Model confidence (mean pLDDT): 82 of 100. A computed fold for a 1376-nucleotide RNA from an uncultured prokaryote, annotated as small-subunit ribosomal RNA.
RNA sequence: GUGAACGCUGGCGGCGUGCUUAACACAUGCAAGUCGAGGGGUAACAGGGAGGAGCUUGCUUUUCCGCUGACGACCGGCGCACGGGUGCGUAACGCGUAUAGAACCUACCUUUUACAGGGGAAUAGCCCAGAGAAAUUUGGAUUAAUGCCCCAUAGUAUUAUUGAAUGGCAUCAUUUAAUAAUUAAACAUUUAUGGGUAAAAGAUGGCUAUGCGUUCUAUUAGCUAGAUGGUAAGGUAACGGCUUACCAUGGCAACGAUAGAUAGGGGUCCUGAGAGGGAGAUCCCCCACACUGGUACUGAGACACGGACCAGACUCCUACGGGAGGCAGCAGUGAGGAAUAUUGGACAAUGGAGGUAACUCUGAUCCAGCCAUGCCGCGUGAAGGAAGACUGCCCUAUGGGUUGUAAACUUCUUUUAUAUAGGAAGAAACACUGGUAUGUAUACCAGCUUGACGGUACUAUAUGAAUAAGGACCGGCUAACUCCGUGCCAGCAGCCGCGGUAAUACGGAGGGUCCAAGCGUUAUCCGGAAUCAUUGGGUUUAAAGGGUUCGUAGGCGGAUUAAUAAGUCAGAGGUGAAAUCCCACAGCUCAACUGUGGAACUGCCUUUGAUACUGUUAGUCUUGAAUUAUGUGGAAGUAGAUAGAAUGUGUAGUGUAGCGGUGAAAUGCUUAGAGAUUACACAGAAUACCGAUUGCGAAGGCAGUCUACUACGUAUAUAUUGACGCUAAUGAACGAAAGCGUGGGGAGCGAACAGGAUUAGAUACCCUGGUAGUCCACGCCGUAAACGAUGGACACUCGUUGUUGGCAUUUAUGUCAGUGACUAAGCGAAAGUGAUAAGUGUCCCACCUGGGGAGUACGGUCGCAAGAUUGAAACUCAAAGGAAUUGACGGGGGCCCGCACAAGCGGUGGAGCAUGUGGUUUAAUUCGAUGAUACGCGAGGAACCUUACCAGGGCUUAAAUGUAGGAUGCAUUAGACAGAGAUGUUUAUUUCUUCGGACUUCUUACAAGGUGCUGCAUGGUUGUCGUCAGCUCGUGCCGUGAGGUGUCAGGUUAAGUCCUAUAACGAGCGCAACCCCUAUUUUUAGUUGCUAACAGGUUAAGCUGAGGACUCUAAAGAGACUGCCGGUGCAAACCGUGAGGAAGGUGGGGAUGACGUCAAAUCAUCACGGCCCUUACGUCCUGGGCUACACACGUGCUACAAUGGUAUGGACAGAGAGCAGCCACCUGGCGACAGGGAGCGAAUCUACAAACCAUAUCACAGUUCGGAUCGGAGUCUGCAACUCGACUCCGUGAAGCUGGAAUCGCUAGUAAUCGCAUAUCAGCCAGACGCGGUGAAUACGUUCCCGGGCCUUGCACACACCGCCCGUCAAGGCGA
Repeated sequence: GUGAACGCUGGCGGCGUGCUUAACACAUGCAAGUCGAGGGGUAACAGGGAGGAGCUUGCUUUUCCGCUGACGACCGGCGCACGGGUGCGUAACGCGUAUAGAACCUACCUUUUACAGGGGAAUAGCCCAGAGAAAUUUGGAUUAAUGCCCCAUAGUAUUAUUGAAUGGCAUCAUUUAAUAAUUAAACAUUUAUGGGUAAAAGAUGGCUAUGCGUUCUAUUAGCUAGAUGGUAAGGUAACGGCUUACCAUGGCAACGAUAGAUAGGGGUCCUGAGAGGGAGAUCCCCCACACUGGUACUGAGACACGGACCAGACUCCUACGGGAGGCAGCAGUGAGGAAUAUUGGACAAUGGAGGUAACUCUGAUCCAGCCAUGCCGCGUGAAGGAAGACUGCCCUAUGGGUUGUAAACUUCUUUUAUAUAGGAAGAAACACUGGUAUGUAUACCAGCUUGACGGUACUAUAUGAAUAAGGACCGGCUAACUCCGUGCCAGCAGCCGCGGUAAUACGGAGGGUCCAAGCGUUAUCCGGAAUCAUUGGGUUUAAAGGGUUCGUAGGCGGAUUAAUAAGUCAGAGGUGAAAUCCCACAGCUCAACUGUGGAACUGCCUUUGAUACUGUUAGUCUUGAAUUAUGUGGAAGUAGAUAGAAUGUGUAGUGUAGCGGUGAAAUGCUUAGAGAUUACACAGAAUACCGAUUGCGAAGGCAGUCUACUACGUAUAUAUUGACGCUAAUGAACGAAAGCGUGGGGAGCGAACAGGAUUAGAUACCCUGGUAGUCCACGCCGUAAACGAUGGACACUCGUUGUUGGCAUUUAUGUCAGUGACUAAGCGAAAGUGAUAAGUGUCCCACCUGGGGAGUACGGUCGCAAGAUUGAAACUCAAAGGAAUUGACGGGGGCCCGCACAAGCGGUGGAGCAUGUGGUUUAAUUCGAUGAUACGCGAGGAACCUUACCAGGGCUUAAAUGUAGGAUGCAUUAGACAGAGAUGUUUAUUUCUUCGGACUUCUUACAAGGUGCUGCAUGGUUGUCGUCAGCUCGUGCCGUGAGGUGUCAGGUUAAGUCCUAUAACGAGCGCAACCCCUAUUUUUAGUUGCUAACAGGUUAAGCUGAGGACUCUAAAGAGACUGCCGGUGCAAACCGUGAGGAAGGUGGGGAUGACGUCAAAUCAUCACGGCCCUUACGUCCUGGGCUACACACGUGCUACAAUGGUAUGGACAGAGAGCAGCCACCUGGCGACAGGGAGCGAAUCUACAAACCAUAUCACAGUUCGGAUCGGAGUCUGCAACUCGACUCCGUGAAGCUGGAAUCGCUAGUAAUCGCAUAUCAGCCAGACGCGGUGAAUACGUUCCCGGGCCUUGCACACACCGCCCGUCAAGGCGA
């Protein structure tokens, strides 16, 4: 943008449009007739005349008369070939445009000239008689014409022949002369006209021919026999193979013939800046068609929409014999379809046919009806009105906001709708009457007549805001945001995408935005799309350079002179229909719409000029190209000859047990003598060293040496030719390897194959063999990552540095042709490229247009085959791809670190027990934690409580806070009863007061309560990587950008620690240091601590006086910084059993945890959003459970014993705790403990430390080891030890004799081992957290395992290798 359709909605008017599908089938009506002024006539109507009948005496009825108006049917004339419809066919002179007809026709119309004499024979109709159901039709008789025929008249017509003149465009044309031949006519009549015949001219309309333009397919490459041409004849309005006969063999085609597919063409319409792309409705022009196919007739004109004939299909009628029909005319019907209207009015206007005319006909046309289908216009009110009203909806931080000047209310207007009244223009005429001019024609004037639309447009009056708003959207693109519901459901979606419990994206609501009588959706076209690129693209790596060369057509082409004027440029003429588009003006109130004028229509043709460029023609030139000469070069090619090494085989000798092969082996060979070694012989293939970014060749490719033949490059030089050139579709030749055919050859290697290994398997990689093949000759194949992934040619455009060949040379270099590296500008998406371009230009060829399907299928061509070449579509996806960046990753690389490995010590895994978890069980076994980073974890103490779980019994508020209303005198204490208890019932007792009330309790409402859910809505806290050395920023610089640099490099460190270098310079969070404990020491201070000296004193004892020296206590200091020395090093720093020092290189330990990762853990510590429960998911109570037990795992304890057990005796800590407590001491008990009872709120009191030492015993055993389990008896705590506590005593005395695969901790006061204390706590530890005692071994080292850091490399990964991703496989179907 639309001839649209669909959904929701809908007030009015004007102007347009309206079967895009079935050229499907059609009921019914209408759409082409007219002329009586051509004719014979009279079926119908009317008038008249004549007669009859009835009678109401002027009415009805009836018969006759064509007499008149008129007129059915018929003859005749004109028309029916226009107008109207449709787009089937048609790729064509069909259409468009421009020409031509000197090869043509043209009724009616106009003009001019001439003419119209005489005669004849028929036939419709009517009448009579028939056939048939009908349509229709037969026979006979009679009759007319402007119907038909004959004769006459005519040449300026036609034809033929012969002359002449003029002209042109080839055939020829025009004029003229002569001769011969051939054709005309119609009347009517109102006397004024109309009509007729011939000829010429015009106009109009047609016909024919030609140039140019006009879709797709080459997987259509050859087509053609009337085909191409000639002669002759026929035919036509006319040319012509249009047709026929004869003759010739042509004609068309890569500039696309033929064939196939699709399609009416144009003016124009839509879009676009344009160039283009798409379309061909309405209006106009042309064509074609009229049920399908064919044929002609009539006619001026048709091969004829509403004519004819034949054939076919279909429908209808039928008496079954036979007939009728053609809506792609206007309405209308059925069908098809998403979809397209009334079986309307009128000839009033415009136009058409006939007619002298009146007039008749006209579904052309003009109008009306239907449809928001489109365009345009109008309206649904306007002004004021804030307490920003109330209510409602919605939101909210509860204050409010918003709807919103919106409403109410006041004032105003009346378009439109409604009612009433008035009321057009469109009408000009024809005819008739009158008049004027004149030449009776004719023209003009006046009068009169005619309106479907329509009582319509328009106007006035009346009433009263009265009659009139919706649709889509609101995540981004894209203008417009909130709440609720839902919970990957329901749904949305144009693209991206939204939805998994806080959705501006789904659905609803409030609010808003955009359009508006419409708004959205769907379909389709152009645009954006430079995404087919003429304007205006590309081809190293994204799709894309042919494998290479030669060369045909074609395209393009050096310098100069002249001619020409094809291209090109300019002027003029013709044409380019109208409408449309554009501009101006005008008419409908405006606009849409319409009219008038202009411009334009970028085109085609003709003509006149110009001549720079291109072309053509004719000359000339030498620089492109080529030839020649002299050098020179090479793994260039072909053929032949020949050499040595190696390998294998054969023969012979020597010689003996293995050889060979691998990661390790085996198969294999070998005592029948291998392998090794020596000699000789034979065979085939390939050519070490030289050898190299070397050289040559068009590419493929080419390598021992020599010879022959052939081709080529290059330098120099003059000479020669004189543009001879470049490219190259189709074509031709060459073309690695593999493969094929025929014949040879066959040493080594070696697809297939065999065996051995490897492996889960191993149709592989490895090994032993081994056939085709590899080699030669001839012939095919024609492909490769045939690669520089870069077509060929020419010209131009900074530098540096190698190298091959030649030349010059002053030996420095220069130059030409190749071949390499780096780089500038430029180019490029970047990587890169950069005179060997991927730069700047010119010419030609080839190729590309998202991925897959697919280089597949079908067809064609080639091939012996394998296959090659050409080369799609359906379907499917929203990507595929390139280059670069940052990460992560690698059974990539480099450097480094860590109890990471290694070296050691001790464990776990086996037993019993404890404890936690899983699983199972259960009414419940509450919940959470689950690789490292859960599992003696939350829990640092589950008998009740805890407790969250289960069963049962209760309550509706136990506790906090307050408000309001009501009631009451309580509360408390002491009982009684019921009950498992909570609790309930009940008895007794009991306030203050100024009488207002205060206070307490009960009750009602609000309010509470939840260990209910979501750790994936969160805060806070925590684990882990990791105490690893990293993580970033500002400015600058580099890059189109992501990003980089800094942070890299060289050293060094525990360390991104420090130094040096450096397009970086600085800075921050981390590291380190600052803090605490500990190791040494000084000072100060001495009680509850200490006791050297003095004194007292005891069996003994710091017990006492006394003392501050020592230990110790606890406060403040000192000390350690690579500071000093030596060595190495630029420095940082490192090394040294260096010195000194209590301590030496961060002294040891702790606290301290960067940016971040794991949606890591926790809603059950706490807090908190949302959701959920409210006589319960809240709360109280009793009992039970968290303690279950075929089993599995984690963490521990105790052991298995003699480095030990038992008994007796003896010694030495630190740190911490204590009043509902620690408890000395005494008594009792075998003992746990009990009964008494000092001290101590603690440097004062309370605790036997144990390993250890000494002595004795046990002698290797299931034991004097080990202590589980069980029986009995007790103690303590506690309302209460049954489920379910700890401890004591007596008895019992299980497994276990050092632990498989695997796995953990630890580097020094550490591991190992020994005990002590504390928290929690009525009681209860094998756990946790602290404390001290005794006290080792080992570290060569960084190859490997694990984890980590830095740099680098690859990547198809980015949820980041636990990634990505390939193939097969179910059922069913199809094919081979």